[in-house]
RNA sequence: GCUGCUGUAGCUCAGUGGUAGAGCGCGUCCUUGGUAAGGACGAGGUCGUGGGUUCAAUCCCCACCAGCAGCU
Numbered sequence: 001g002c003u004g005c006u007g008u009a010g011c012u013c014a015g016u017g018g019u020a021g022a023g024c025g026c027g028u029c030c031u032u033g034g035u036a037a038g039g040a041c042g043a044g045g046u047c048g049u050g051g052g053u054u055c056a057a058u059c060c061c062c063a064c065c066a067g068c069a070g071c072u
Base pairs, nucleotide, nucleotide: 001071002070003069004068005067006066007065010024011023012022013021018055026042027041028040029039030038048064049063050062051061052060
């Protein structure tokens, strides 16, 4: 230098055009004499950045950034 893959909640990951979810973690409450376990509710996201297409983009297209792998 070229090619491919990945980037979504604090962490690990789903979701692939129609207002974004799970598990773990975090907060409040219930249960207990107390703890653990269990249960209910909740907070937390400009979906890597910037453009484009579309009535509508996490999703499609382009460029860039970061990481990983391969080739040279």
Predicted 3D model of a 72-nucleotide RNA (transfer RNA) from a Phycisphaerae bacterium. It was read from a public genome assembly. Its mean pLDDT, the model's own confidence on a scale to 100, is 81.